[in-house]
RNA sequence: CUCUUAUCUUGAGCGGUGGAGGGACUGGCCCUUUGAAACCGCGGCAACCUUCAAACAUUAUGUUUGAAAGGUGCCAAUUCCUGCAAAGUGAACCUUUGACAGAUGAGGG
Numbered sequence: 001c002u003c004u005u006a007u008c009u010u011g012a013g014c015g016g017u018g019g020a021g022g023g024a025c026u027g028g029c030c031c032u033u034u035g036a037a038a039c040c041g042c043g044g045c046a047a048c049c050u051u052c053a054a055a056c057a058u059u060a061u062g063u064u065u066g067a068a069a070g071g072u073g074c075c076a077a078u079u080c081c082u083g084c085a086a087a088g089u090g091a092a093c094c095u096u097u098g099a100c101a102g103a104u105g106a107g108g109g
Base pairs, nucleotide, nucleotide: 001109002108003107004106005105006104007103008102013042014041015040016039017038021031022030023029025083027081028080043075044074045073048071049070050068051067052066053065054064055063056062057061079101084098085097086096087095088094
């Protein structure tokens, strides 16, 4: 970088360095010198992988439930909204659903 698969309206921030951007991209709308990004320290959230226990089925092992927190991840706004398609009403607006894109985990190339 790419493929497969699961999840994405829950949750969780302070301090130091730094000094102007950031929220992936488009259009919006926001955050930000009352201090952006990035890095560091500490803290926290969650439970994908992992570990442990129990139950059930079982050849290997798998499934479910519970606990823990070792490996990741995350800690403004639903993935901030949106884009493409469909339905609700012909248009606009709005709402809902699905896709696309993106993020993260696990596995593969």
The RNA shown here (SAM riboswitch aptamer (S box leader)) has 109 nucleotides and comes from Oceanobacillus damuensis. It was read from a public genome assembly, where an Rfam model found it. Taxonomically the source falls in Oceanobacillus (Bacteria, Bacillati, Bacilli, Caryophanales).